[in-house]
Context: one part of a larger RNA
RNA sequence: CGUAUACGGUGGAUGCCUUGGCAGUCAGAGGCGAUGAAGGACGUAGUAACUUGCGAAAAGCGUUGGCGAGCUAGUAACAAGCAUUUGAGCUAACGAUGUCCGAAUGGGGGAACCCGGCCGCAUAAGCGGUCAUCAUUAAGUGAAUACAUAGCUUAAUGAGGCAAACGAGGGGAACUGAAACAUCUAAGUACCCUUAGGAAAAGAAAUCAACCGAGAUUCCCCUAGUAGCGGCGAGCGAACGGGGAUUAGCCCUUAAGUCAGAGGGGUGUUAGUGGAAUGGUCUGGAAAGUCCAGCGGCACAGGGUGAUAGCCCCGUACACGAAAACUAACCUUUGAUGAAAACGAGUAAGGCGGGACACGUGAUAUCCUGUUUGAAUAUGGGGGGACCAUCCUCCAAGGCUAAAUACUCCUGACUGACCGAUAGUGAACCAGUACCGUGAGGGAAAGGCGAAAAGAACCCCUGUGAGGGGAGUGAAAUAGAACCUGAAACCGUAUACGU
Numbered sequence: 001c002g003u004a005u006a007c008g009g010u011g012g013a014u015g016c017c018u019u020g021g022c023a024g025u026c027a028g029a030g031g032c033g034a035u036g037a038a039g040g041a042c043g044u045a046g047u048a049a050c051u052u053g054c055g056a057a058a059a060g061c062g063u064u065g066g067c068g069a070g071c072u073a074g075u076a077a078c079a080a081g082c083a084u085u086u087g088a089g090c091u092a093a094c095g096a097u098g099u100c101c102g103a104a105u106g107g108g109g110g111a112a113c114c115c116g117g118c119c120g121c122a123u124a125a126g127c128g129g130u131c132a133u134c135a136u137u138a139a140g141u142g143a144a145u146a147c148a149u150a151g152c153u154u155a156a157u158g159a160g161g162c163a164a165a166c167g168a169g170g171g172g173a174a175c176u177g178a179a180a181c182a183u184c185u186a187a188g189u190a191c192c193c194u195u196a197g198g199a200a201a202a203g204a205a206a207u208c209a210a211c212c213g214a215g216a217u218u219c220c221c222c223u224a225g226u227a228g229c230g231g232c233g234a235g236c237g238a239a240c241g242g243g244g245a246u247u248a249g250c251c252c253u254u255a256a257g258u259c260a261g262a263g264g265g266g267u268g269u270u271a272g273u274g275g276a277a278u279g280g281u282c283u284g285g286a287a288a289g290u291c292c293a294g295c296g297g298c299a300c301a302g303g304g305u306g307a308u309a310g311c312c313c314c315g316u317a318c319a320c321g322a323a324a325a326c327u328a329a330c331c332u333u334u335g336a337u338g339a340a341a342a343c344g345a346g347u348a349a350g351g352c353g354g355g356a357c358a359c360g361u362g363a364u365a366u367c368c369u370g371u372u373u374g375a376a377u378a379u380g381g382g383g384g385g386a387c388c389a390u391c392c393u394c395c396a397a398g399g400c401u402a403a404a405u406a407c408u409c410c411u412g413a414c415u416g417a418c419c420g421a422u423a424g425u426g427a428a429c430c431a432g433u434a435c436c437g438u439g440a441g442g443g444a445a446a447g448g449c450g451a452a453a454a455g456a457a458c459c460c461c462u463g464u465g466a467g468g469g470g471a472g473u474g475a476a477a478u479a480g481a482a483c484c485u486g487a488a489a490c491c492g493u494a495u496a497c498g499u
Stems, first nucleotide, its partner, number of pairs: 001498009015484001016448002020419002022416007029408002031162002039101003042055003046078001049075003061095007070082003106115003116131006133159009166197001167195005177184001181231001207214002218245005228236002249400003252344001257337008268326003272320003278293003282289001294311002296300001302314003349373008359385001380395005435442002455483001458470004
């Protein structure tokens, strides 16, 4: 040095576990904000730090309910206290307080800072209130300029900002595909802007159909990858009709409907309450396991307890409960809206140019309109895919309208042939943290002693070390905090053999 065996070190795979995630189902909620939001800064405890809570009334104050014998949040003890039925603490509802920044709104500003005016109180400092802009309405005042108007002033009301997706409208790409590329496609997608609601939008036929008839809109399944469109390439792609979901109709001299307020109404929500039934033997550190004998069940969902518990604990089925706040159907009542106007005229229709329709201008109907022309008036007008006639059908140029549909930042309950710590969220752990970047932005690693800390008193070696040896605890300490299990690579010790 090699090989083999045994025992260790290192290392943290594997197994088991789950506080966290992921995907859903059923309900709820679908907004918050000048009564100052979302989000923060700084404070606040007997307290040095962080988390949580709270706001100079600061881990809290008041009222009314509920639970209640313990409590002063956590890491996390200690001290000092509170309360024990004359009710601490916890919990629900409603209130009070609520520094500074932030739409931030008295002015300024490099956010959490600086500097004011007026009024009131106090008068020494100070405290309270108020003072932004825009819009609408009203009143006053009032130029050039006579009446007037603009302007100015005051008052009232409203707005402003934030928020995950879903909606409507206004704008609107390119990569890509066409095996290149220009029409085309991607796609009216991504993205930007405006704005609304819990949904939005659409909506009661100037619609379809076919000589039979249907009867607003929306969504789903077919029709159908059909008819068509298309450098007839790539591709794009209906409708009629049928079956379902849901159904609701109305108005313009007046009011159907919608919204809001008030009252009634009674259903729920926000704390909670009751809630059946088991003992022994054996093994063991421990019984829920074994064996023996019982019991309940409208409850054998689930979780916990020193191993696997219907009957130990929390629960579960079921039944019950609200002082207060909010609240469904429904009823009554008040107000607003409906509201544009006068049954729809610079409209329909035509020309030119675009766009939307599955339809790329095509033989291209229909719809919208930038421009330019421009009717009729129910004895009328539109449509039925060039156009004309016949026939059928409907009544534009005014308006409202629930449900079926879309979505989930959020709340509750439940579910999973979803993950189980290199997985599952980036984040199971004080994570959008540490750290990186001027910045926009990027972005980790990191779970597990034990049933219980019983977390090793005391002694010894040592640098008043690190680490270790005894002792003790424990079922176990090769469970000792670098802590469950503890693979491999890698490094040793002992023994045997070989060289």